[in-house]
Context: one part of a larger RNA
RNA sequence: CCCUCGUUAAGGAACUCGGCAAUCUAGCCCCGUAACUUCGGAAGAAGGGGUGCCCUUUCCCGUGAGAUCCUCGCGGAUGGAGCGGGAUGGGGCCGCAGUGAAAGGGUCCAGGCGACUGUUUACUAAAAACACAGGUCUCUGCUAAGUCGAAAGACGAUGUAUAGAGACUGACAAGUGACCAAUGCCGAAAGGUUAAGGUGAGGGGUCAGCUCGCGAUUAUAUCAAGGGCAAAGCUCUGAACCGAAGCCCCGGUGAAUGUCGGCCGUAACUAUAACGGUCCUAAGGUAGCGAAAUUCCUUGUCGGGUAAGUUCCGACCUGCACGAAUCUUGUAACGAUCUGGACGCUGUCUCGACGAGGGGCUCG
Numbered sequence: 001c002c003c004u005c006g007u008u009a010a011g012g013a014a015c016u017c018g019g020c021a022a023u024c025u026a027g028c029c030c031c032g033u034a035a036c037u038u039c040g041g042a043a044g045a046a047g048g049g050g051u052g053c054c055c056u057u058u059c060c061c062g063u064g065a066g067a068u069c070c071u072c073g074c075g076g077a078u079g080g081a082g083c084g085g086g087a088u089g090g091g092g093c094c095g096c097a098g099u100g101a102a103a104g105g106g107u108c109c110a111g112g113c114g115a116c117u118g119u120u121u122a123c124u125a126a127a128a129a130c131a132c133a134g135g136u137c138u139c140u141g142c143u144a145a146g147u148c149g150a151a152a153g154a155c156g157a158u159g160u161a162u163a164g165a166g167a168c169u170g171a172c173a174a175g176u177g178a179c180c181a182a183u184g185c186c187g188a189a190a191g192g193u194u195a196a197g198g199u200g201a202g203g204g205g206u207c208a209g210c211u212c213g214c215g216a217u218u219a220u221a222u223c224a225a226g227g228g229c230a231a232a233g234c235u236c237u238g239a240a241c242c243g244a245a246g247c248c249c250c251g252g253u254g255a256a257u258g259u260c261g262g263c264c265g266u267a268a269c270u271a272u273a274a275c276g277g278u279c280c281u282a283a284g285g286u287a288g289c290g291a292a293a294u295u296c297c298u299u300g301u302c303g304g305g306u307a308a309g310u311u312c313c314g315a316c317c318u319g320c321a322c323g324a325a326u327c328u329u330g331u332a333a334c335g336a337u338c339u340g341g342a343c344g345c346u347g348u349c350u351c352g353a354c355g356a357g358g359g360g361c362u363c364g
Stems, first nucleotide, its partner, number of pairs: 001359008010350002014348001019345001027051005036041001038171001052093005058087006067078004094098001106343007113335002118130002134169007146155003172330004177260003182257002184253004191248003197242002202237005209229004215223003261279005288322001289319001300316005
């Protein structure tokens, strides 16, 4: 010096990002116990008192002896000693201290988030994340939908719409507004467009054959370079026409993906604008909440708390950029959750000190 402990005058969070850590509290009995509340809780709320040993009074509970009575006997009844346990009154004793050791809640106030118990990143995150009961929507009529599998087959399910699958939300209470223009989904089938394919007008290539024919010859004629025409077949191509879903078109649908304006003027102080005008839109954010887990400017402004408060609580609304099942706003209970405050308590600190054990160091 390090680790693990113990004690500490006076003060008591002045420490620090933050009371981190460590104290305090603690068992049992009695008294007493608020706001709020879903009437269950909150609650061990909070806050007080008692607690050991000896003698003794009274009472209660358990057990129940000797004795007496009945009985042939077994046994039964009366009665209550003693013992054990508990409560209570009185007296006494000791210590600083009586749940004398160990084990063994600190408490309260206010707010955010999540209703709750639960689950999670085995090895940096336990949470406000996940799940949850409850809510809603969609699909599925059974050889179900959905899922795994080239398939057979299996799960779903030896279930049958009070069932199964998928998606979102997440107890409870009150509520859940406008927009179907875009995207998605559903429906309808009149019209437009539309593939493979069908049909195949026509065209090209090849070619029997016909013909022209430089030229050669045995000169009637035959052969023949080259050119033209060209049936059938084969082959290449190919217009019009027929031709499904889809798309266009039409309608519906938001607890589907989503979206939910701007400018100007106006009231008898000023300010503000219930009111009016105008442009655009599918429609212009309703209720509720709001400097918020969301507010940049910002330590907004006012109030509270402090001697002093970028945090906190209550308001205001100028919402850069809240808002209604990516739910909105509340909410008792709950939380090794997060934030602010208070009491108690303390070596966290002022500011250190001392002690114990184990390391470190030296020698072996």